[in-house]
RNA sequence: UUCUUAUCAAGAGAGACUGAGGGAUGGGCCCUGUGACGUCUCGGCAACGGAUUCCAUAUGGAAAACUGUGCCAAUUCCCACAAAUGCACCUGCAGCCAGCAGGCAUUUGGAAGAUAAGAA
Repeated sequence: UUCUUAUCAAGAGAGACUGAGGGAUGGGCCCUGUGACGUCUCGGCAACGGAUUCCAUAUGGAAAACUGUGCCAAUUCCCACAAAUGCACCUGCAGCCAGCAGGCAUUUGGAAGAUAAGAA
């Protein structure tokens, strides 16, 4: 780097150094000299892998937090693609009414991304 599987609505920040960007990409929206990003120290959250204990036992469940990771603004900050549903509102078509399409809203799936574990 690629592939596979699982998860992604919960949770958890202070200090020091530095000094202008950051939130993956595009758009939106937001954070930021009341100091971002980054590095370090300490603290915390969680429970993916290893180790441990208990229960059940073919693969499971619970506890705990020693170890390897991870994480500590906003749902992965929201939307990107597709389908279904709705028709209050806007636009267009049609117009007597009914209605149709797009916007829009909700849900589901997908894509992309992140993390863990395994493989190449």